[in-house]
Context: one part of a larger RNA
Molecule: small-subunit ribosomal RNA, 5' domain
Organism: Chitinophaga sp. FS25
């Protein structure tokens, strides 16, 4: 100097920015490119210009559906079935997806929006009128669904489980369409994701020895998707504990990472799985799934707005700010790829992700030149000083190369699909196929050419441990020091110099682990 890849604030408070989709569910039209109807009006003789209205397209706000429980962050709490591992559920749930079977008939009343009026500084309301739906409600149809009942057969691991044909009762649905289909309802099975139980493993302290009343068990009831003192009423007096209960302290756990010959010891950054948390605490609602980071309610602390009546907020998301600290980065680009949500699709959104920026923070790789060259130059240092030794082939000088650098030119892979336009398979579906479109990074990586040794070396140490020695200065002073120790006039140990040793874009110190 440059590349790849690793890491990059401690649960303090936060200014600002960044944060769904569907018009092929609906009523509508605030704003709107275009198209046709040229419908109405104004100006004009007319062409035309302007305004208004609905339709197609499209769409702010609104009703409705799905998503928002994923992804992303952090490690507070927690010594526990939290985690790891192995089993079990004859005690359970599972939207979307796949397969199979059946269905999709009739009717009704509202409500948001819009309009009118009105309260308030605002946040936000209140009243009236009117309207739609895949929103809501009622009726019908039902079965291998649920409940009750009883018949029969089979099985097991205790409570029990399963099959078959009956009887009675209860419960469904929604439309859109390019007419191909996509949605919707019910049931069964699968897949996926979860829930629960159990064996074993899981830090330190006995200067913590007894602990426990929903406590331990039973009966009955409630509750849950489900078992259960999970909760409640009653009854009994149990249950745990030196194989360490209880209490106290500390701590997210694991795959793994560091070290070590191993056994072990220490750690849990990145990546992956699980758990917990979302200003502190509590609570439920919606939903297949939450007791919900960017949803709701209440209490509390704090901050902000206010017309003083009342309101708003939650970066442990990505950037960024203040404070604290020895110390830890950009208020960047793109959805091109991968993945996710929604959508028939086009597509929209995505601080996930992919990239770029900063930092020698660690790891790996590369270079700072190669070959020749003895008047062993000058200078420095040392000595036994007319001289010699050393620095040292080192330099000069001759020649070669061009990694890197600078300049010039070329220039990617990552793109497969999708979309669009065609063709084929009998089809505007589906499949196959031809062409075409789409790259943030990026004119980057890489390649070629030109120029010229040109653009590039430091840090620590040299008494022993421990590789590497002399001179001068100082004189138990100044100082060194990891341990032993050194320094009081010849210091290889202090300070400087010359020389040497070790590492090298690093080197040394400090802290910590083995």
């Nucleotide at each position: 100097a440059a590349g790849g890849a690793u890491a990059g604030c401690c649960a303090u408070a936060c200014a600002u920015g960044c944060a769904g989709u569907c018009g092929a569910g609906g009523g509508g039209c605030a704003g709107c490119a275009g198209c046709a109807c040229g419908a109405g009006g104004u100006a004009g003789c007319a062409a035309u210009a302007c305004c208004u209205g609905g339709g197609c397209g499209g769409c702010g706000a609104c009703c409705g559906g799905c998503a928002a429980a994923c992804g992303g962050g952090u490690g507070c709490g927690g010594a526990a079935c939290a985690c790891g591992u192995a089993c079990g559920c004859a005690a359970c749930c599972u939207u979307c997806c796949u397969u199979u079977a059946a269905g999709c008939g009739g009717g009704g009343g509202a409500u948001a929006g819009c309009c009118c009026a009105u309260a308030g500084a605002a946040a936000u309301g209140u009243g009236g009128a009117u309207u739609a739906a895949u929103a809501c409600c009622c009726c019908a149809u039902u079965a291998g669904a649920u409940c009750a009942u009883g018949a029969u057969c089979c099985g097991g691991c205790a409570u029990c489980g399963g099959g078959u044909a009956g009887u009675g009762a209860u419960u469904a649905a929604a439309g859109c369409u390019c007419c191909g289909g996509c949605a919707c309802u019910u049931a069964a099975a699968g897949a996926u994701g979860g829930g629960c139980g159990u064996g074993c493993g899981u830090c330190u302290g006995a200067u913590u020895a007894g602990g426990u009343a929903g406590u331990u068990g039973g009966u009955g009831a409630g509750g849950u998707a489900a078992c259960g003192g999970c909760u409640c009423a009653c009854c009994a007096a149990g249950c745990c504990g030196a194989c360490g209960a209880u209490c106290a302290g500390u701590a997210a756990c694991u795959g793994g990472c560091g070290u070590g010959a191993g056994a072990g010891c220490g750690c849990g950054a990145c990546c992956a799985g699980u758990c917990a948390c979302a200003c502190g605490g509590g609570c439920a609602c919606u939903g297949a799934g939450a007791c919900a980071c960017g949803g709701g309610c209440c209490c509390g602390a704090c901050u902000c707005c206010u017309a003083c009546g009342g309101g708003a907020g939650g970066c442990a998301g990505c950037a960024g700010u203040a404070a604290g600290g020895a110390a830890u980065a950009u208020u960047g680009g793109u959805c091109a790829a991968u993945g996710g949500a929604c959508g028939c699709a086009a597509g929209u959104c995505u601080g996930a992700a992919c990239c770029a920026g900063c930092c020698a923070u660690g790891c790996c790789g590369c270079g700072u030149g190669g070959a020749g060259g003895a008047u062993g130059a000058a200078g420095g240092u040392c000595c036994u000083c007319u001289g010699g030794a050393u620095u040292g082939u080192a330099a000069a000088c001759u020649u070669c190369u061009u990694u890197u650098a600078u300049c010039u030119g070329g220039g990617a892979a990552g793109a497969a699909a999708u979309g669009c336009c065609g063709a084929u398979u009998u089809u505007c579906u589906a499949a196959u196929u031809g062409g075409u479109u789409u790259g943030a990074c990026g004119g980057u990586a890489c390649c070629a050419g030109a120029u010229g040794a040109a653009u590039a070396a430091g840090c620590a140490c040299c008494g022993g441990c421990u590789a590497a020695c002399u001179c001068c200065g100082u004189g138990c002073c100044a100082g060194c020091a990891g341990c032993c120790g050194c320094g009081g006039u010849a210091a290889u140990a202090c300070g400087g110099a010359g020389g040497g040793u070790g590492c090298a874009a690093g080197c040394g110190u400090u802290a910590u682990c083995c």